[in-house]
Small-subunit ribosomal RNA, central domain from an uncultured bacterium, 350 nucleotides, folded computationally. Its mean pLDDT, the model's own confidence on a scale to 100, is 88.
Context: one part of a larger RNA
RNA sequence: CUGGGCUUAAAGGGUGCGUAGGCGGCUUUGCAAGUCGGGUGUGAAAGCCCUCGGCUCAACCGAGGAACUGCACUCGAUACUGCGAGGCUCGAGGAAGAUAGAGGUGAGCGGAACUUGCGGUGGAGCGGUGAAAUGCGUUGAUAUCGCAAGGAACACCGGAGGCGAAAGCGGCUCACUGGGUCUUUCCUGACGCUGAGGCACGAAAGCUAGGGGAGCGAACGGGAUUAGAUACCCCGGUAGUCCUAGCCCUAAACGAUGAGCACUAGACCGAGGAACUCUCCAUGGUUUCUUGGUCGUAGGGAAACCGUUAAGUGCUCCGCCUGGGGAGUAUGGUCGCAAGGCUGAAACUC
Numbered sequence: 001c002u003g004g005g006c007u008u009a010a011a012g013g014g015u016g017c018g019u020a021g022g023c024g025g026c027u028u029u030g031c032a033a034g035u036c037g038g039g040u041g042u043g044a045a046a047g048c049c050c051u052c053g054g055c056u057c058a059a060c061c062g063a064g065g066a067a068c069u070g071c072a073c074u075c076g077a078u079a080c081u082g083c084g085a086g087g088c089u090c091g092a093g094g095a096a097g098a099u100a101g102a103g104g105u106g107a108g109c110g111g112a113a114c115u116u117g118c119g120g121u122g123g124a125g126c127g128g129u130g131a132a133a134u135g136c137g138u139u140g141a142u143a144u145c146g147c148a149a150g151g152a153a154c155a156c157c158g159g160a161g162g163c164g165a166a167a168g169c170g171g172c173u174c175a176c177u178g179g180g181u182c183u184u185u186c187c188u189g190a191c192g193c194u195g196a197g198g199c200a201c202g203a204a205a206g207c208u209a210g211g212g213g214a215g216c217g218a219a220c221g222g223g224a225u226u227a228g229a230u231a232c233c234c235c236g237g238u239a240g241u242c243c244u245a246g247c248c249c250u251a252a253a254c255g256a257u258g259a260g261c262a263c264u265a266g267a268c269c270g271a272g273g274a275a276c277u278c279u280c281c282a283u284g285g286u287u288u289c290u291u292g293g294u295c296g297u298a299g300g301g302a303a304a305c306c307g308u309u310a311a312g313u314g315c316u317c318c319g320c321c322u323g324g325g326g327a328g329u330a331u332g333g334u335c336g337c338a339a340g341g342c343u344g345a346a347a348c349u350c
C1' cells in the first nucleotide's frame, strides 16, 4: 500500500446548489501520450540464487552463469484510455399542448370557539379533585341573552390522500412565483453524473431591537399528596408561544438506509396523466408513463428483516467507521451578542 465495513453491532454529511477534481453514450478518422511488443544502452562490485572448483568437510574463499522485475533512446502495433477533427440520438436539456397539488412569498377577507369589557335576566353558590383545599362570588359570581373589543388557531372535508431538496406545508380569495407529471417526438447534439472546499436553506428552544399578548404556559407563588414532594394533581402566573427586522445552526434533522445510472418473478390497494374501447352519462375495461404503500419469488442478511422505492446484481463519485470509558471533554483554531456551534486529542483505566 492492498484486502473489510456503515437499517438495528462503530460508521450516511440535516438538505440542496455548485467550484476544483474523479468518472463519462453510439460512431468515423488522425496522432501515438498512457498501454503492448522488438532492439540497443544502462542497471558498479560484493551479496542473494544456480553450476563448477580450493582449503580432509563446513563456515570461508575463487570462477562462470542467472538475476537486477528499473530507466533512457529507438523501431513497431493501435483493441482500450487519452488528445485533435467530423458525424449521430437513446443520456441531458429545450419547445408546444395539457394537467394534479396544505410547494413558496405578500395582501385582503371569514365563521366557530375563547377571554375581557359594557348592558339585561337572575339570586347563592361557582370552580376544581381520587377526595379536598387554595381560588372566584351579595361591591351580585357561575348560568343565560345582547352588544363591543382582542389575539391565536383554522372543526367537518381529511384519507397507510397530496406537495416540497430537507426542515416543513392545511379556512377562503387575489397577486407574484418555484418545481413535478403526461402527450407530441418539433429543436439542440453528450451540453452528463458525482462533488473536497464554498454558498444557500435549515423544526423547536434560545438571543437582539421594536410591536403584540386571547388561550396555553418553563421560572415563580399558593393549595393538596407524601416520611419528605424543590414532582406527578389543583388555583394563579412571568418569560415564551404570535408579528417585523436581524442572529443562532442544533435534533431520535430517522427510512437510524448518501447521490446517479443499468439490470433482475409476480400479486394487491391508492394518487396524477395519456391512448384505445364499452356505454354515450356518470362510469367501467385494457394498455402505458409517473408516483405512494402492502405482500412476496430469486437473491441477500447474524438474525430481525430487505426484496424493481433492495438491504439483490454491477458501475461512478462523495461522506463516514476502526474496542468500552476518559469525551464530543481538554487544548489550539474558527464562527457567535451570548447561550454555545464546528473542528477535536492525550494521559490514565477496563
Base pairs, nucleotide, nucleotide: 004321005320006319007304008303012318014201015200016199017198021194022193023192025088026087027086028085029084030083031082033081034080035077036076037075038074039073040072041071042070049065050064051063052062053061054060091191092188093187094186095184096183097182098181099180103177104176105175106174107173108172109171110154114150115149116148117147118146119145120144121143125136126135162169163168206247207246208245209244210243211242215241216240220236221235222234223233258317259316260315261314262313263312266295267294268293269292270291271290272289273288274287275286276285277284299306300305323350324349325348332343333342334341335340